A computed fold for a 349-nucleotide part of an RNA from an uncultured organism, annotated as small-subunit ribosomal RNA, central domain. The coordinates come from a structure-prediction model, not an experiment, and the mean pLDDT is 88.

[in-house]
Context: one part of a larger RNA
RNA sequence: CUGGGCAUAAAGCGCACGUAGGCGGCUAGUUAAGUCUGAAGUGAAAGCCCCCGGCUUACCCGGGGAUGGUCUUUGGAUACUGGCUAGCUCGAGGAUGGUAGGGGAGAGCGGAACUCCUGGUGGAGCGGUGAAAUGCGUAGAUAUCAGGAGGAACACCCGAGGCGAAGGCGGCUCUCUGGUCCAUUUCUGACGCUGAGGUGCGAAAGCUAGGGUAGCGAACGGGAUUAGAUACCCCGGUAGUCCUAGCCGUAAACGAUGGGCACUAGCUGGACGGUCUCCUGUGGAUUGUCUGGCGAAGCAAAUGUAGUUAGUGCCCCGCCUGGGGAGUACGGUCGCAAGGCUGAAACUC
Numbered sequence: 001c002u003g004g005g006c007a008u009a010a011a012g013c014g015c016a017c018g019u020a021g022g023c024g025g026c027u028a029g030u031u032a033a034g035u036c037u038g039a040a041g042u043g044a045a046a047g048c049c050c051c052c053g054g055c056u057u058a059c060c061c062g063g064g065g066a067u068g069g070u071c072u073u074u075g076g077a078u079a080c081u082g083g084c085u086a087g088c089u090c091g092a093g094g095a096u097g098g099u100a101g102g103g104g105a106g107a108g109c110g111g112a113a114c115u116c117c118u119g120g121u122g123g124a125g126c127g128g129u130g131a132a133a134u135g136c137g138u139a140g141a142u143a144u145c146a147g148g149a150g151g152a153a154c155a156c157c158c159g160a161g162g163c164g165a166a167g168g169c170g171g172c173u174c175u176c177u178g179g180u181c182c183a184u185u186u187c188u189g190a191c192g193c194u195g196a197g198g199u200g201c202g203a204a205a206g207c208u209a210g211g212g213u214a215g216c217g218a219a220c221g222g223g224a225u226u227a228g229a230u231a232c233c234c235c236g237g238u239a240g241u242c243c244u245a246g247c248c249g250u251a252a253a254c255g256a257u258g259g260g261c262a263c264u265a266g267c268u269g270g271a272c273g274g275u276c277u278c279c280u281g282u283g284g285a286u287u288g289u290c291u292g293g294c295g296a297a298g299c300a301a302a303u304g305u306a307g308u309u310a311g312u313g314c315c316c317c318g319c320c321u322g323g324g325g326a327g328u329a330c331g332g333u334c335g336c337a338a339g340g341c342u343g344a345a346a347c348u349c
Base pairs, nucleotide, nucleotide: 004320005319006318007303008302012317014201015200016199017198021194022193023192025088026087027086028085029084030083031082033081034080035077036076037075038074039073040072041071042069049065050064051063052062053061054060091191092188093187094186095184096183097182098181103177104176105175106174107173108172109171110154114150115149116148117147118146119145120144121143125136126135162169163168206247207246208245209244210243211242215241216240220236221235222234223233258316259315260314261313262312263311266294267293268292269291270290271289272288273287274286275285276284277283278281298305299304322349323348324347331342332341333340334339
């Protein structure tokens, strides 16, 4: 450089926004850069290839030819690509009217449960397990009633149901705020797609500082079990889990399936809109977006997938190239650290 690939075999960046770049709708004109074509020039010799010849042949040598270019100059062609000009509306966006939602941020409020505290009743056990014991309890526990305090999470509703780019989001109310979808076809007029670098977001755990701490609970202590038991079970229990500010930047960050557009049999559900219609009902028909199941063709090694594609095509990015060594070493860079990102080789099978 080329080829083949990336659901499960190696391989889709965790997700988005976006710079450069790549690619880009319909019509007309113009240009002639790409593209195509004619001519001229040039592409040394030797070599390679073809023909002929000279050494007895070969190697070798001599002669002739052919080949060889993103080449230069110049004349022309204009379908396609590009540039420029003018226009268009179906892509994209806006407007107007609606729409459902655990989308995000802040503030306030609520009840159940739990633990603790105070008081009343009560009087011997409670708790826990396979069975026990540690533990708690006559300094009155457990149970029960009343009052108070606190923190965390929001049962039922809840649904392969909704929203979000992903991570993720669930009590109620208010304030601020993002996006989707439908209808009208009113406006702009290609404003688009992707996206190396870059920037932002990014579960849990972890880190820094300050707060908070009910329950749970790494570590740790004890009781059991056991041959042992640094475990599983039980009694305790610190970090942490929660809040504020700032780091970290990872994951089986999964649909193990990058994004966009177009097209390609059917059947049956769910969610949210619109239109039409009648015999006005829990009606029928139809249409749009999202989300499930089954399944034809096709694809696939098979499992499977199948209008939410892993089908048929186009555009752009990322990534793979036998196993181990190894996501290691070294270097660089980021981080307070933990560590992250980038990422080999020897050797070995």